A computed fold for a 389-nucleotide RNA from a Desulfobacterales bacterium, annotated as Bacterial RNase P class A. The prediction has a mean pLDDT of 75. Lineage of the source: Bacteria > Pseudomonadati > Thermodesulfobacteriota > Desulfobacteria > Desulfobacterales. A source record names the gene rnpB. Its Rfam family is "Bacterial RNase P class A". Rfam describes the family as follows. Ribonuclease P (RNase P) is a ubiquitous endoribonuclease, found in archaea, bacteria and eukarya as well as chloroplasts and mitochondria.
RNA sequence: GGAGUAACUCAAACGAUCGCUGAACAAUAACUUGCGUUCAGAGGAAAGUCCGAACACCAUAGGGCAGGGUGCUCCAUAACGUGGAGUCGCGGCAACGCGAAGGAAAGUGCAACAGAAAGUAUACCGCCUGGUGCCAAAACACCUGUUUUGGUGGCCGGUAAGGGUGAAACGGUGCGGUAAGAGCGCACCAGUUCCUCGGGUGACCGGGGAAGCUCGGCAAACCCCACCCGGUGCAAGACCAAAUAGAGGAGCGUUCGAGGGUUGCCCGCCCGAGCUCCCGGGUAGGUCGCAGGAGGUAUUCGGCAACGGAUGCCCUAGAUGAAUGAUCGUCGCCCGAUGCAGGGAAACCGGCAGCGGGAACAGAAUUCGGCUUACGGCCUGCUCCGGCC
Numbered sequence: 001g002g003a004g005u006a007a008c009u010c011a012a013a014c015g016a017u018c019g020c021u022g023a024a025c026a027a028u029a030a031c032u033u034g035c036g037u038u039c040a041g042a043g044g045a046a047a048g049u050c051c052g053a054a055c056a057c058c059a060u061a062g063g064g065c066a067g068g069g070u071g072c073u074c075c076a077u078a079a080c081g082u083g084g085a086g087u088c089g090c091g092g093c094a095a096c097g098c099g100a101a102g103g104a105a106a107g108u109g110c111a112a113c114a115g116a117a118a119g120u121a122u123a124c125c126g127c128c129u130g131g132u133g134c135c136a137a138a139a140c141a142c143c144u145g146u147u148u149u150g151g152u153g154g155c156c157g158g159u160a161a162g163g164g165u166g167a168a169a170c171g172g173u174g175c176g177g178u179a180a181g182a183g184c185g186c187a188c189c190a191g192u193u194c195c196u197c198g199g200g201u202g203a204c205c206g207g208g209g210a211a212g213c214u215c216g217g218c219a220a221a222c223c224c225c226a227c228c229c230g231g232u233g234c235a236a237g238a239c240c241a242a243a244u245a246g247a248g249g250a251g252c253g254u255u256c257g258a259g260g261g262u263u264g265c266c267c268g269c270c271c272g273a274g275c276u277c278c279c280g281g282g283u284a285g286g287u288c289g290c291a292g293g294a295g296g297u298a299u300u301c302g303g304c305a306a307c308g309g310a311u312g313c314c315c316u317a318g319a320u321g322a323a324u325g326a327u328c329g330u331c332g333c334c335c336g337a338u339g340c341a342g343g344g345a346a347a348c349c350g351g352c353a354g355c356g357g358g359a360a361c362a363g364a365a366u367u368c369g370g371c372u373u374a375c376g377g378c379c380u381g382c383u384c385c386g387g388c389c
Base pairs, nucleotide, nucleotide: 001385002384003383004382005381006380009377010376013330014329015328016327017326018325020041021040022039023038024037025036043361047372048371050370051369052368053367054366055233056232057231058230067229068228069227070226071225072086073085074084075083076082087101088099089098090097091096102224103223107222108221109218110217124163125162126159127158128157130156131155132153133152134151135150136149137148138147139146140145171189172188173187174186175185176184190214191213192211193210194209195208196207197206198205199204237288238287239286240285246279248278249277250276251275252274259271260270261269262268295314296313297312298311299310300309301308302307333358334357335356336355338353339352340351342349343348
C1' cells in the first nucleotide's frame, strides 16, 4: 500500500426571528376560550408487526385427547423462536462466518430419468462348475463307435470380484481361499454397538478392550420422544354523560282551567289538554387508561461474557385529520480541484488558505425485551498478500 474480517460510536452544535403541541404560572367572583411569561417536545431503526411479555376484558375445578410451537449443551432473563459462553459439523490460507444440530438399529412411506436392482430383494454384460449339442486332437476297438483333453453355441445352476447406470448401489486395501467368487477366513484401516479408564457441571473430548456387527439417504414426509402453549388486543377496557325518543314511577289538571302567549309586575284579554318532577340503560361528546418504568446514567463489586448486586444522580414527547417545522447567520464534519510550505529515494502522506458542492435511511400513537429489514459517516482491533528500509 492492497484485500478481507470483527466490534464500538455519532446521527452535528450554537444564536436570532416567525410558527405548532403539551404542562405550569399570572389575570378573573367563578368557569370556558383567547392573549402573555417560563419550561419541555422523535429514532437507531420511531419501520416490518415476525417472536416474547406487561396490562385489560372474556373463558376457566382438575386431568386427558385433538391442534400448534420449540428441538446440541450450560448459563442469562419477567419471558422468548432472543442473547452469552461452549461442543460438534461445514465453508474460508487466515482473521472469522454459517448451521430447522433429537430419533432412520420403533413403524409406515418416498426417491424423476437411467439402471438388473433404490434396500433385504435382484443379475444386463462378464466370470465359473456341471450335464448336453457341435468342432478339433489323441487313445482304444473291427468301418459307422467309445473314452479323455481342449474350444465353442444355447440351457439349467453358482457368483457379486470386475464392467455398465445413477445424486446415491449393501465398507476399503492386501493376503489366503475357491470351479469362479464373496467378511468366507485373517491382518491393517474406517464406521457402528457394547464394556471400561481419565478429563469436563454438560454437550462432548482423549485412551484401552470386545463383537464380522457393516444394519445406505430423506423426519423444512407421516410419525416417535422431550418440553412449552386458553382466546381477543388500548378500536383492550373503566368512568362521566347531552339533545331527541322512551319501558317505568310520583304529583297537579281537563268549564272547580294545569300550562302557554301578550307584559318589567298585577289586573284584563286570547289560546287551551296536557304540564312538572324522578329514573335505569345508552348514543353524540368528554375524561381516564397514557408516560416513575422488568427506566436511564456514573462509579464500584461478582461473572470469560450475556447479565446481576450496591450506592449516588436524573425525569426525558404524549398528539387524536394527529404537534415536534421554516428562514438567516456563525462554526464543526465529509468530498472535489487549485495554491502554499513540509516529510519521503519513490509510491505517497498528513497540514494551512480561500472557492465550489454534500449530509443518508427515515416520523412516536398503550408500554417494554428481542429479531429482521432500510441507511450515511468517524475511529479502532485482528488476518492474509505485496513493496521498501